[in-house]
RNA sequence: AUAUGAAAAAGGCAAACUAAGGGUAACCUUGGGGCGCAAAGCCACCAAUCCUUAAAUAGAAAUCGGGGAUAGUGGGGCUGCCAGU
Numbered sequence: 001a002u003a004u005g006a007a008a009a010a011g012g013c014a015a016a017c018u019a020a021g022g023g024u025a026a027c028c029u030u031g032g033g034g035c036g037c038a039a040a041g042c043c044a045c046c047a048a049u050c051c052u053u054a055a056a057u058a059g060a061a062a063u064c065g066g067g068g069a070u071a072g073u074g075g076g077g078c079u080g081c082c083a084g085u
C1' cells in the first nucleotide's frame, strides 16, 4: 500500500423480546437481552420500503407534491482493527 476473510488472537457492534423515557406516527434514546455482523463504523447522494400532511380539482384516489423514518433493504461515498498478500 492492499485483491482477500480459511484458521487464530485482542477487542467491537447488537435482532427479536423487555423496562423506563421521547415522538401524531414510521421510529428513536438509555438499561437488560443476544438473532446475527469483517465494516452491523459514519453519510439519506440514487433506488426501495414505511410514517405523516393536504394545495389544486366537479369529484375521487394519496399517483405526484411538502415534511419525516430505516445506514441490520440494495447501490454509492468516506473512514477503520486483526490476519493474509
Stems, first nucleotide, its partner, number of pairs: 001085002004083002012037002017032006035072001041078003045075003048070006
The RNA shown here (c-di-GMP-I riboswitch aptamer) has 85 nucleotides. The sequence was found by an Rfam model in a public genome assembly. The prediction has a mean pLDDT of 82.